Overview: The RNA shown here (Bacterial large signal recognition particle RNA) has 262 nucleotides and comes from Candidatus Aegiribacteria sp.
């Protein structure tokens, strides 16, 4: 050397965060590399640091060890900056808003503003007048009897002479119904450049009087407030980069039990 066996070992690891510390369960990150029971209001230990309990491999290196790389976490009063959110400032800037009257306009001695006085407008009642409903008035019609007048026949009373009630007809009303130009009356209003007395008389219009250069704010200017946008300063805040720091996986290297037998 080779071949059979044992045992050492391995059969995942790391981050933060818990903890006096050191795993584990939980969470994240890598990778794929045995079950079983315990356990975050936590389980089990004690610098020899998870306990119990089972299986598999089995010294080849997949083990140990060093080195290089390097996913990913963590810190940093670090460094740059998107994003947001405030703030005042500043901008040849943007949007709307109040004022001014510097300049343009406009308009005015064919009289601005001003003031007085009167009237319109607007509004309240009243009065006329107009319209329209009905309603008196007028015309026609209209009662079989329970409206009037006159009452033919006919009936009744008388001796007679004349009476007496009183149907029908004829007039004439009354309730009702109709019709129509005018007058009266009640009521009404989407009625009336009326008329009278008023309110408002502060804005608004028209006249007259009286003064004598102004008015206006349409562009522009200027000033105040506001809205956009950029800028800027402050804070947040995520993203990247820096330095540190632990650090999976990879990749090189390096060491390396025993027994038997050949």
């Nucleotide at each position: 050397c080779c071949g059979u066996g044992c045992u050492g070992g391995g059969c995942g690891g790391g981050g933060a965060g818990c903890u006096a510390g050191c795993g584990g369960u939980g969470c994240c990150c890598u990778g794929u590399a045995c079950c079983c029971g315990c356990a975050a209001u936590c389980c089990g230990c004690u610098a020899u640091a998870g306990c119990g309990g089972g299986g598999c491999u089995g010294a080849g290196a997949u083990a140990c060890u060093c080195u290089g790389u390097g996913c990913g976490g963590c810190a940093u009063a670090g460094c740059u900056u998107a994003g947001c959110g405030a703030g005042u400032c500043u901008g040849u800037u943007u949007u709307a808003u109040u004022g001014u009257a510097a300049g343009c306009g406009g308009u005015g001695u064919u009289g601005a503003u001003a003031a007085u006085c009167a009237g319109g407008a607007c509004u309240u009642g009243a009065g006329c007048g107009g319209c329209g409903u009905c309603a008196g008035c007028c015309c026609g019609u209209g009662a079989a009897c329970c409206c009037c007048g006159u009452c033919a026949g006919g009936a009744c009373c008388g001796g007679a002479a004349g009476g007496u009630a009183g149907c029908a007809g004829c007039g004439g009303u009354a309730a009702g119904c109709g019709g129509a130009g005018a007058c009266u009356g009640c009521c009404g209003g989407g009625u009336g450049a009326c008329u009278c007395a008023g309110g408002c008389c502060a804005a608004c219009c028209u006249g007259a009087u009286u003064u004598g250069a102004g008015c206006u704010g349409g562009c522009u200017g200027c000033a105040u407030u506001u809205u956009a946008c950029a800028g800027u300063u402050c804070g947040u805040g995520a993203a990247g980069c820096a330095u540190g720091u632990c650090c999976a996986g990879c990749a090189g290297a390096u060491u390396u039990g025993u027994a038997c037998g050949g």
About this RNA:
Its mean pLDDT, the model's own confidence on a scale to 100, is 76. It was read from a public genome assembly, where an Rfam model found it. The source organism's lineage runs through Bacteria, Pseudomonadati and Candidatus Aegiribacteria.